[in-house]
RNA sequence: AUGUUAUCAAGAAAGGCAGAGGGAUUAGACCCGAUGAAGCCUUAGCAACCCUUUAUCUUAUAAAGAAGGUGCUACAUUCUACCAUUUUGGAUAGAUAGCUC
Numbered sequence: 001a002u003g004u005u006a007u008c009a010a011g012a013a014a015g016g017c018a019g020a021g022g023g024a025u026u027a028g029a030c031c032c033g034a035u036g037a038a039g040c041c042u043u044a045g046c047a048a049c050c051c052u053u054u055a056u057c058u059u060a061u062a063a064a065g066a067a068g069g070u071g072c073u074a075c076a077u078u079c080u081a082c083c084a085u086u087u088u089g090g091a092u093a094g095a096u097a098g099c100u101c
Base pairs, nucleotide, nucleotide: 003099004098005097006096007095008094013043014042015041016040017039021032022031023030026081027080028079029078044073045072046071049069050068051065052064053063054062055061056060077093082090083089084088
């Protein structure tokens, strides 16, 4: 990088280096940021996709767990954009995980 499936209003931050941007992209809006952005590192935590155990039981459901592989730890995927509708549902795009090529 291809395809597919599931989830995306819950949850969880401190320190060090660094030094001006950042919230995916385009436009608009609204925010965060020298009381220190992005990025990198360390430690801690959250969650439970993969995973572990047990039960039912037949390959799925439920409960418990967190050693390991990921992920995540401002704001709904920050909001709007397209369709229906009337403030909710869907589509597109995106993110993460599993499987696949």